A computed fold for a 1556-nucleotide RNA from an uncultured bacterium, annotated as small-subunit ribosomal RNA. Its Rfam family is "Bacterial small subunit ribosomal RNA". Its mean pLDDT, the model's own confidence on a scale to 100, is 81. RNAcentral holds the sequence, with entries from ENA and SILVA.

RNA sequence: AACAUGAAGAGUUUGAUCCUGGCUCAGGAUGAACGCUGGCGGCAUGCCUAAUACAUGCAAGUCGAACGAAGAGUACCAAGAUUUAAGAGCUUGCUUUUAAAGAUUGGAGAUUACUCUUAGUGGCGAACGGGUGAGUAACACGUAGGUAACCUACCCUUUAGUUUGGGACAACAGUUGGAAACGACUGCUAAUACCAAAUAAUAUUAUUUAUCACAUGAUAGAAAAUUGAAAGAAGCUUUCAAGCUUUGCUAGAGGAUGGACCUGCGCUGCAUUAGCUAGUUGGUGAGAUAACAGCUCACCAAGGCGACGAUGCAUAGCCGACCUGAGAGGGUGAACGGCCACACUGGGACUGAGACACGGCCCAGACUCCUACGGGAGGCAGCAGUAGGGAAUUUUCCACAAUGGGGGCAACCCUGAUGGAGCAAUGCCGCGUGAGAGAAGAAGGCCUUCGGGUUGUAAAUCUCUGUUGUACGGGAGGAAAACUACAAACAGGAAAUGGUUUGUACUUGACAUUACCGUACCAGAAAGCCACGGCUAACUACGUGCCAGCAGCCGCGGUAAUACGUAGGUGGCAAGCGUUAUCCGGAAUUAUUGGGCGUAAAGGGUGCGCAGGUGGUUGUUUAAGAUUGUGGUUAAAGAAUGAAGCUCAACUUCAUAAUGCCAUGAUAACUGGACAACUAGAGUACAGAAGAGGUAAGCGGAAUUUCUAGUGUAGCGGUGAAAUGCGUAGAUAUUAGAAGGAACACCAGUGGCGAAGGCGGCUUACUGGUCUGUAACUGACACUGAGGCACGAAAGCGUGGGGAGCAAAUAGGAUUAGAUACCCUAGUAGUCCACGCCGUAAACGAUGAGUACUAAGUGUAGGGGCAACCCUGUGCUGAAGCUAACGCAUUAAGUACUCCGCCUGGGGAGUAUGCUCGCAAGAGUGAAACUCAAAGGAAUUGACGGGGGCCCGCACAAGCGGUGGAGCAUGUGGUUUAAUUCGAAGCAACGCGAAGAACCUUACCAGAUCUUGACAUCGUGUGCAAAACUUAUGGAAGCAUAGGCAAUGAUACACACAGACAGGUGGUGCAUGGUUGUCGUCAGCUCGUGUCGUGAGAUGUUGGGUUAAGUCCCGCAACGAGCGCAACCCCUAUUGUUAGUUGCCAGCGAGUAAGGUCGGGGACUCUAACAAGACAGCUAGUGACAAGCUAGAGGAAGGUGGGGAUGACGUCAAAUCAUCAUGCCCCUUACGAUCUGGGCUACACACGUGCUACAAUGGUCGAUACAAAGAGAAGCAAGCUAGUGAUAGUAAGCAAACCUGUAAAGUCGAUCUCAGUUCGGAUUGUAGUCUGCAACUCGACUACAUGAAGCUGGAAUCGCUAGUAAUCGCGGAUCAGAAUGCCGCGGUGAAUACGUUCCCGGGCCUUGUACACACCGCCCGUCACACCACGAGAGUUGAUAACACCCAAAGUCGAUGACCUAACGCAAGAAGGAGUCGCCUAAGGUGGGAUUGAUGAUUGGGGUGAAGUCGUAACAAGGUAUCCCUACCGGAAGGUGGGGAUGGAUCACCUCCUUU
Repeated sequence: AACAUGAAGAGUUUGAUCCUGGCUCAGGAUGAACGCUGGCGGCAUGCCUAAUACAUGCAAGUCGAACGAAGAGUACCAAGAUUUAAGAGCUUGCUUUUAAAGAUUGGAGAUUACUCUUAGUGGCGAACGGGUGAGUAACACGUAGGUAACCUACCCUUUAGUUUGGGACAACAGUUGGAAACGACUGCUAAUACCAAAUAAUAUUAUUUAUCACAUGAUAGAAAAUUGAAAGAAGCUUUCAAGCUUUGCUAGAGGAUGGACCUGCGCUGCAUUAGCUAGUUGGUGAGAUAACAGCUCACCAAGGCGACGAUGCAUAGCCGACCUGAGAGGGUGAACGGCCACACUGGGACUGAGACACGGCCCAGACUCCUACGGGAGGCAGCAGUAGGGAAUUUUCCACAAUGGGGGCAACCCUGAUGGAGCAAUGCCGCGUGAGAGAAGAAGGCCUUCGGGUUGUAAAUCUCUGUUGUACGGGAGGAAAACUACAAACAGGAAAUGGUUUGUACUUGACAUUACCGUACCAGAAAGCCACGGCUAACUACGUGCCAGCAGCCGCGGUAAUACGUAGGUGGCAAGCGUUAUCCGGAAUUAUUGGGCGUAAAGGGUGCGCAGGUGGUUGUUUAAGAUUGUGGUUAAAGAAUGAAGCUCAACUUCAUAAUGCCAUGAUAACUGGACAACUAGAGUACAGAAGAGGUAAGCGGAAUUUCUAGUGUAGCGGUGAAAUGCGUAGAUAUUAGAAGGAACACCAGUGGCGAAGGCGGCUUACUGGUCUGUAACUGACACUGAGGCACGAAAGCGUGGGGAGCAAAUAGGAUUAGAUACCCUAGUAGUCCACGCCGUAAACGAUGAGUACUAAGUGUAGGGGCAACCCUGUGCUGAAGCUAACGCAUUAAGUACUCCGCCUGGGGAGUAUGCUCGCAAGAGUGAAACUCAAAGGAAUUGACGGGGGCCCGCACAAGCGGUGGAGCAUGUGGUUUAAUUCGAAGCAACGCGAAGAACCUUACCAGAUCUUGACAUCGUGUGCAAAACUUAUGGAAGCAUAGGCAAUGAUACACACAGACAGGUGGUGCAUGGUUGUCGUCAGCUCGUGUCGUGAGAUGUUGGGUUAAGUCCCGCAACGAGCGCAACCCCUAUUGUUAGUUGCCAGCGAGUAAGGUCGGGGACUCUAACAAGACAGCUAGUGACAAGCUAGAGGAAGGUGGGGAUGACGUCAAAUCAUCAUGCCCCUUACGAUCUGGGCUACACACGUGCUACAAUGGUCGAUACAAAGAGAAGCAAGCUAGUGAUAGUAAGCAAACCUGUAAAGUCGAUCUCAGUUCGGAUUGUAGUCUGCAACUCGACUACAUGAAGCUGGAAUCGCUAGUAAUCGCGGAUCAGAAUGCCGCGGUGAAUACGUUCCCGGGCCUUGUACACACCGCCCGUCACACCACGAGAGUUGAUAACACCCAAAGUCGAUGACCUAACGCAAGAAGGAGUCGCCUAAGGUGGGAUUGAUGAUUGGGGUGAAGUCGUAACAAGGUAUCCCUACCGGAAGGUGGGGAUGGAUCACCUCCUUU
C1' cells in the first nucleotide's frame, strides 16, 4: 500500500396524462470480416469453416570409452605450386641461398600403431517435446482427501557384492527366389547380446512372538525354504602378483520424480424422455492385475437405481482464466499454463520402467500411389507449403549463437522444440505529417437581405527546427557458470591419472547493414474516415418531387427536404475511420441481492390429505447449522497494490495479498437433535341455540293444458300494424266434473345454511357442519400442501321411464334491398325421474389458505349478560396506511410471518404435434416458424349517442302568403361547339363575382400582325421642326405612305442598335398577406394568484333562484380580472330652447280667376343644433328581508320602447393568386402585345331564384285625393308644337329645402257576369322610335294585328309575430343604350301563438364510449388476388443407436498330440517353438422394429399486403345490452335454446347509508 472507492439515462403507445409493458439507442469487448484510406517504430496475434484430401522437403536420433567386421588415410620414398622467417646482391622490389610449413601427384605396402567413416550385433532414447478438440455429461475435469490395495527407467543417499562356466545368432562368404518390397538355405564369428551354476537377506513364500492399529492389517524379531550380476569398459602406475581412479552392472533399504486406483462435493438443456437394470445388486470360491474391485468365471440369493430426476435424447473437451458488470451475476474457454482425449476409420496385442504407442507392428475397411498383375507401398490434427471449403487467417525463410531436450566420459551429433527474421493496420502502445511571424482580411469556392459574410492566419511571403526520412560513419548487449590449452592450491594415495577450487590465454552471434550514437541534406516524402431531424456534438445552397433513395428506433421524400444526392461549411475520431456479426451492460425485462398476480400478463372451480416445507411456553443436555481463532491448501502466469528495467508507454521483472475446500480449537443467545414439563394454539366433554345444509318417503292447494257434459253465437287469437293459425263439424267466453305432469305466489329481507357448485309448499325418518356458555379432560396432537383422492351449474352423452307448460332444430306468417334474425302461429330433442358418464362456466369478491397486530361510527341475523356490554356471522360510511389511479380500509388491496398455485410484449394460439382421460362431444398438458412496435390499465379534456335532465330560437304548433304545375326572365348543371373564357358547389354555389357581354369590356376561338415590345427605368448614336390634331390613299383593321396647321419647345419627342429587363386574367387559396362567408348577435371564451390532484387537469365558470344575456342575487376554496352581453353611437316616437331661407302661413295688411303671390310674422308644420324624458323611479302582491317577476298608476313612450351599426376565443387546410399585393415554379419572335370577325346569348333536357297570371276582394273606361326618399350639367328638363304612340322639334328654369315627376293601390261612377272570357298575355307578322362607328348573330321601346300554356298546382318545401306579413306604387347605383335583378322609399294594412310532446339548430349539467382526421368515427368475418412460414399427407429417401441370428480376420488366454529344437540334464525329461482346436470379438451379412432429418401430388388453417366483393357482428341502450360455458343451425360476420356474470345505459321501487 492493498484488503475498502462503487451504481447517470434517453426515444417510442395518447389530443394530452399517469402506470404497466415490450422494442430501440448511447458504453465496453473480439483470434474477427467488409468498405474507403494508409508514414514509421515497439510488443503481441494470425484456418473460428472440411478431425476434408495431400505433391515436395525437413520435424529422433546417438554411442567405436559394449562388439566383431569393412573402407579410407597417416606414419616410408619421390616430385612439389605456394607461404613464412633469416641472410646476401642490388635497380628498394626484384633475384638468390638456407630453414620450416605445405595443397596436390605418383610409388611402396610385411607387420604394427594411430586417425576418420560406417552397414550390422548391442545399449539408451524414441511413451518427452510438437499438433488437434473428433469423441466424451464421465471420477473426464476442478477441489479436498485416501491407498494399512499399488508401480516407478534415468537421478540422489546408503549397505553388500561384481565368482565359475557354456552354446549360439547377425554382420560376412557362398548358392538361390522375386519386377520390386523383401527373402530362403549352407557355412564362419564377437560382445555390456543369450544361457547355466555359486554366493546372500531387511527381498519372495508359508509359520510364529511382542507391540500397535483404521475392518481387511502395520512395525520389530525368530527359524526354514527360494531367488541375482557384464571376472565389463577407459585412464594411470607397476616389483607384472597386482593396485588405484572413473564409469557401468547385481541385490537390498530409503528419498525424489512421474504415474495408477478409490472417495466426498461441484459440473448444460429437455419430463412433449418416467420408469431403468440380468454381470444387473450382493455373497462364497477361484482366476487375472503393479494393485483393490463382477475386472472375469462357477455356484447361491433377488436384489440395485429413480420426482433430491434414474433411463433416454440433444449439445459440449474441463480448468487456471478472458470479456462484461457497482456487485451478485451473465457470456466465453483463441493465444499462455495444468489435466484429459485423439492421431485415415475400427479392432488387437507385442516390446518396454513406462504405450495398447502421431512420424512402431498385425488384421479388417475406405481412399490414393507403384506394378512385370504374381504382389507391394502410404497416412501433415509436427514445420513450411498445395488443393478444396469459406466473409476470412502468413514464408515450401535463417540458425542451433542463446534456453531446453536425447545420446555420449567428452569433443561432438541430432533437435521445424526453441531463438529469430519475412508477410498482414489483426490488436495494444508510442511518434510524426512541421514551428513562429504573417490582413491587401489576396485569388478561388460557397452563401447573400447585394451591403456583405464565410473558408481564414488558413494560404502566399519571411524566419526557424530536423523527430521521422535519405546518405555516410561509429557501435553496446544478448557470451560465459561453455569449450580447449596451460598454471597454481587443496584432500586422498606408494605413485600416476583423475577429482575439487582458483587464475591466465584462446575460440564461439542466426538475428545483423541490430538497438543506440554522430555528421550532412531538404519543409522537402507522409491525412483520412464518418457524421451534421431528435435521441446525439455539428447547417446552409442547389438537384430530385411518395420518384430516386435514406433508416438503429421514432420516422423522412407527394415542388420551397437542416432526414434522399451533390457542394460549401461545421462537428467527432485520427493512421485510421465507419459498417456487419457476436457477448455483457443499460434490463429491477427471470427480480438471492432486487419484481409481481381486484381492474394492466398472472389465485388452481372447491375441499380432504401422503410426502415435503414451516411451527406455541419453560428447563437440562448436545454441538449439526451459526459466530469466532489457528493451521494446511488454493501450481505458475494473469488480475490488484507498491517498486524497478527498456528515452515514455504498451511490454517485461521483483515483492505482497484473496474467495473456496479440508483439518483442528472455542462459544451456546438463536435454529436443529435428545430428554423432562406447561396450557394461551388445537381437540374432547357437558348445557343450550338458529338454519331453503344433505338423502329418502308421503301429503297439499292455486294455476296452465287436455278430455267429457251443459249454456251460448260469430268470431277468437295475435301485433307497431298484420298475416299464418283456431272457429258454424259450434271455437273464444262461461259452468260442472275428470285426467296428467311440472313448479311451489304471499311470507321474502345487501335475511339464513353450505367447502364450492348450490339450497325455498307441508310432514316424517336418517344424517353432516356451525355458534354461545361452562372451563372437567388430552397436552402442540398445529398450519400449508406438489403428486393423489373426492365433490363439482347449465348444456351434452348412454339405458329405461315420463311428457302439462316451455322450447334449440324445423315449418309457416310478417318485417326487410335481402332477413338463414329480432316479432307472431305452431313445434321435436331437451327440460322431469332412476342409474351411469362428462368435468367445463364472467365455476367472480375477476381478491388462495392460516396466524398475529393496526381509530371509530352505524344497520341487521344468532347466542350470552341485571346492565354496561361481549362473542360469532353479514352489510354500509370512514382514520392511519396502501394503490398507476379507480378504490381497499378489523370480512384489507394496511403492517408482518409460513406454505401452495400462477405471470414475464401483442398476434400466431389455448392452435399444431406427441401423450393421458372420455362412448362421443371433447377435456388436460401444450410449442415453434413467421409477423408487429406496439397491445394494455386507470383517469383527463373534448366530440358523439336511434342516453337522461333543464332552457332557448318563426324550430314545431296556431295563422297569413308563397315555391313545387303554366308561360316568360335570370343563374347553374349537362350536352353541343373552333370557342361556348374563368371562378363559386349542402345549409354557407346556382337574379352569386357581374352596380348591367352588340364593338370595347374579354380573360375564350379563327385569321392577320409586332418582338427591348402596348406599359417602366437606364446606355450609345442619329434626327428637327417632332409628337398630338387633321386630310387623303391602300388594307378587314392593326399598320404603311403622303400632305396640312402652328401655340408651345430640347432633362422633351421620334428612330436605329445592344442588353439589363418589361409583360403574363399562366400554375399553386394545400406556400401567403389582406378581405369575406358560416356556426351566431348564439352566450359564451379565457387569464392572474390561491387551493386540490403524482399528472393531464380541476376549481373559479358548478349548485339554488332569475334573466334576452356567464344578466343579477344568494351560497360555495376561492378571490379578482380580461375579451364578449349590456351601455356609450346613429335613425325613429314626445316636449322644450335657439335659429327662420330656398321651407311654413295662425293672426294683421295688400293683391289675384285661383294660388304664401307680396308686405310681414315665428305662433304652427318643417328644417337642424342643443337639451329634457324611462330608472323597475312610485304603489300593491309575490319571492328568501335578495336578484327579480306579476298587476296598477302616471306618462308621448314601461320593463332592452322600435330599428340600425357593432360579430368574443375559435371552427370549416371554407372562399378568393381573376380586385389588389405576394413567395416559389413556368412562358420569353410567346402562355407577352395589337387588330378584324366570332363566342361568352348555342339547346333534346334537369335544377334553383324570380316576374306575370289563372280572375269578380277582379278586368276595362271615366273622374278624383294623399307621400317619402332620392337623382340631375357630355345632366334633369317645365312649357309650346308635331305624332295614336315610342318619340321628335323648340325651349324657360336649375350645380338644387329654390328648377325638373300624373304616385299607385284608394275613393266616386259606368261596364263586363263565370266563359279559356272584355281573364291571361307568351309567340309571331308588319310598320316604326331611340341610343350608338355599328342593333344580322345579339338591344330596349312603340303602334296595329296575332292571342300559347294556364281555371290555384303531387310528393315535398319556403318566408313571416306588428306598422310585421300581404298588397300598392316611387326613386337610385351601374349605364351611350339595355332590369321581372339589386339597393332604398313611403301608401294601405291583417291573422295567430293553447303550448314545448314531436322535427331542425343551439346553450348548460350529467352519463356511456374500443371515437380524437373526433359517428361522414371506429370496426368484424366469409369470398377473390399476390407473397411468406407452418401442419396433415399415398409415400419416397437418408442418418443414428440398439436388439436377434449368420459368418468371423488379427490377437491375447486356454487346450493339445504321433511335429520341430543349440545351451540344463548320464538319461528320462525339463523348457521353448511352429501347427491344430476352443472361448471372446472388429468389420461384414440378414431381419423386424425404434428415434430423427430431408423431400412429396394434394390439402388445412395462419400471417402480411393505400384505394376488390358481400353484408354490418362489436364500441352510445351501437339501434335485439354485451360477454362466458354448452348444444343445434346458418354465405359470412353470426342467430337461437339452457344456465351463469355485470366488465349494462335509462326510469321506477325496495333496502342500507351520508348531510342538515